Predicted 3D model of RNase P RNA and transfer RNA as a complex of 455 nucleotides. It holds a member of the Rfam family "Bacterial RNase P class A". The family's RNA type in Rfam is ribozyme.
Parts: sequence; C1' cells; structure tokens
RNA sequence: CCAGUAGGCCGGGUGACCGCUUCGAUGGGCGCAAGCAUCAUCGGGGAGGAAGGUCCGAGCUCCUCCGGGCAGCGUGCUGGGUAACGCCCAGGCGGGGUGACCCGACGGAAAGUGGCACAGAAACAUACCGUCCGCCUAAGGCGGAUAAGGGUGAAAUGGCGGGGUAAGAGCCCACCAGCUCCGAUGUGAAUCGGAGGCUGGCCAAACCCCACGCGGAGCAAGGCCAAAUAGGAGGGAAGCCCACCUCAGGCGGGCUAGGGUGCCCGGCCCGAACCCUCGGGUUGGCCGCUAGAUCCCGAUGGUAACAUCGGGACCAGAGUGAUGGUCACUGCCCCGACCUUGUCGGGGUACAGAACUCGGCCUAUAGGCCUACUGGGCCG
RNA sequence: GGGCGCUUAGCUCAGCGGGAGAGCACUGCCUUCACACGGCAGGGGUCGCUGGUUCAAUCCCAGCAGCGCCCACCA
Repeated sequence: CCAGUAGGCCGGGUGACCGCUUCGAUGGGCGCAAGCAUCAUCGGGGAGGAAGGUCCGAGCUCCUCCGGGCAGCGUGCUGGGUAACGCCCAGGCGGGGUGACCCGACGGAAAGUGGCACAGAAACAUACCGUCCGCCUAAGGCGGAUAAGGGUGAAAUGGCGGGGUAAGAGCCCACCAGCUCCGAUGUGAAUCGGAGGCUGGCCAAACCCCACGCGGAGCAAGGCCAAAUAGGAGGGAAGCCCACCUCAGGCGGGCUAGGGUGCCCGGCCCGAACCCUCGGGUUGGCCGCUAGAUCCCGAUGGUAACAUCGGGACCAGAGUGAUGGUCACUGCCCCGACCUUGUCGGGGUACAGAACUCGGCCUAUAGGCCUACUGGGCCG
Repeated sequence: GGGCGCUUAGCUCAGCGGGAGAGCACUGCCUUCACACGGCAGGGGUCGCUGGUUCAAUCCCAGCAGCGCCCACCA
C1' cells in the first nucleotide's frame, strides 16, 4: 500500500424569523363556588437504530377461577447468564476457508410404523456382464462356485495394502472407520490410551419415542362517566318445592336448561334482572398513558455474557394523532474545470415517524469514523 | 397498534415428497341453410420471491413481498 475478518459509533451541524405540542410559574378571561382549559409572558422538554416485521419472551389487564387429564404447540450437544425466551456468553463435536474467522435445525433409527420413485440382478435383499471349475461342444450352450472387477444409481455384503485361494471373500495379517468393554482427564458435552471379535445402510425440517416447558385472550386488554334508542322479536323453561301477604295476583328462597376465553372430568360460581340468535342505539368525554426488570459514570468479581456496590440524572405523552416551514453559512459524497498542494461551479445527502412499556431476533439503510486481527506485496 | 388467512394456466380452484391437473374461456376441424348446443384435436405454467432439509420440494422449514378479513361501547 492492497485485499479480507470481527466488533463499536455517527447518520448532519450552527444562527435568525415564523409556527406546533406538552409540563411548570405568574397574571388576566369565564364561573357564586368547585372549577373551565381561553389568552399573554417567562422557563424546561419534544421520534429511532431500527420507531418497521409482528417472529419470540415478559410486565400489566381481564376471563370466578382451582385441581386433574387429553389434545395442541414450543425447545432439543454441554455449562453458564437473564424477569423470561426460540435470546446472549463460553466451550464440545461436525463442516467451510491458506488464515483471521464463519455456519450447524446438534437427543433417539436395537420402542414401533413408514419411505428410498426411475434405473438396476438386487434397496431388509440379490447375480446382468464378468472370473474360476466341470461337461457337451467350431461358434455357442448347460451345471456348480463366487461377490475382488465392471455396469445402474444419491446410496450396493466397511475402506486401503498384502497374503491366501480353482477363482474369490475379514478367510488371515497390518493400518484406519464403526461397534462393545476397561482405564485416565474434565462440572459436563467429550478427549486420549488399551483390548476384543469382524461389521448390511440413509431419511425423524417422515409419523413417532424421550427430556423440559406452556390455561386463554390481548391496551381496539380493561375501568369510569355522559348520551340515545326498540327491555324490540324469536328460542332455551317456565316447571317443581317451601314461606309470607292475598279475591285475582305479588314478592322472597331453593332446584333446573344454559353460561363461566382449546377440549373432557370434578369442585365452585352466575342463573330468567340469565344464556343464545336476529335487530336497534351511540360512534362523546376521562382514566389506563409514562419513574421504568430505566439511563449515565466509577469500583469490585467473572475468560465473557453479566452480577453486586457507590454516586448522579428525569430524557415525548399525542388523541384524524404535535416535534415543522423559510433564509444564510457549513459538514460529508459524486462529477467537471483550473495556477497539483488548493480554489471555483453543479448535483446529491440513505432507511425511514413514537401511539401501554420493556428484553431479543429478523428485515431496510446514501455515506463516514474508530479499534483489533489475518493474508499478500514493497521499502528499511 | 394488535390478531388471523391466502398466493398454482387468461379466470375459478384441486393437488398428503417421485408424471403439474379439472371446469369455464381461447384456436382449428366436423356437424348445420347459418348460429348455438354437441363431438374430436390442440395451445397456454419462473407453482409470489430468496435460502435451507432431502437423492429429489407446488408440498417440509426459515426469511421477505403482495392481497384480503377481524378487533369500541349500550340496554
């Protein structure tokens, strides 16, 4: 200097004028008052690293919920972190890369069921060609043996070398792979060493088995106020029992259909002022709605994720939905010209807007900066 | 803001990992005086896109894109 890998940060700035929204103070306006949120002045605050996707986990709220079971769903190597997670950190094994590093959906195929189409002799089983032996025989044919060679295929009686054999085969030997057993190291996944006989697959992002976990719905959750209309219509259930008043009838209690946020069972609760269906009315206001598993700095512990302690800070709360407009200078990027250093001119400046709040993952992104590491070239 | 579905021929839709289909529509021929009906034959496909699993993907899994539906209160 070039190429690459991993991580982090910024993502326009300054000034002036006008404008929007929220909080606080002061003073007015309306109101008898409580109060209204109407005006003015001053002061403080006002979109993100993803606010997006809605893929996960929660806080919070409600279902009256509690127990058991089933279904369904999720995760899946080991250890740790976290409120929790399918996330993060560290490690193991496997794969890719010269390397820094990157990827992995990573429990089980002797619990069972299922698939491996076509091709091929044969895909839980087997001989098409070939090789060897014997017979008939010119060529050719028949019988037996074989699975080393060839063909088919994604995959074909573990691989490679030698011996042996009629020709061959773990038939035997050495080196590997797989399997079983023993020992050592490690919290563990695993790793290393030794011994043994010789050994027919692959697919679980196939059904499934195993381990662990999960009630459901979601701020349009939910709570309060105001207003309006059709307590309109149909169905379930209007039946039984008791008590009081009582001419009829009325009211209270119990049972019951039905209902109770996946299904079933049990308990418990509501239960005609109930449940289901159709129809109708209002589309108004307030709360929930911002002090948080929050943020910043430092110390200690830890490889790290992170934890503990100390100090400091308050950083949007809109409600058809605010955070903007104009002017000037300037930052960065690209192009062109020139007196290369520098100047001038032109163009551009990404992805994109909170809507209850957090921890993650994923996706989009003009351009710029920093740190560490790897490879190559050159110079000293 | 949140929740739930879908994407295959021109259109409407099937398709449970091994060859992409049906109906309607379109083209040509036959039939008829002519048309319709009917009969025969035919064309038309990046299975929304990108990756992954597998020998093999419309189908199984992950991410993205587009289209559609639902979610307020009252008696």